[in-house]
């Protein structure tokens, strides 16, 4: 430099146009227990990498840029 993949709560991931953005784990509170763990219930936490465009509507499609990984030179 070219090409490919990825970017979504603290961490790991799902969701590939349609009106509640979710799962596991972690965190907080309460319950249970003599107590801890486990278990049960509830809760907080996301401008879906950035900008622009397409569309009635974008996490999802298009373009540019940024970052990470890989292959080739």
């Nucleotide at each position: 430099a070219a090409c490919g993949g990825c970017g979504u709560g603290g961490c790991g991931c799902a969701g590939u146009g349609g009106u509640g953005a979710g799962c596991g784990u972690g965190c907080c509170u309460g319950g249970c227990u003599c107590a801890u763990a486990a278990c049960c219930a509830g809760g907080a936490g996301g401008u879906c990498g950035u900008c622009u465009g397409u569309u009635c509507g974008a996490u999802c499609c298009a373009g540019a840029c940024c970052g990470c990984c890989g292959u080739u030179a």
Molecule: transfer RNA
Organism: Rhodothermaceae bacterium TMED105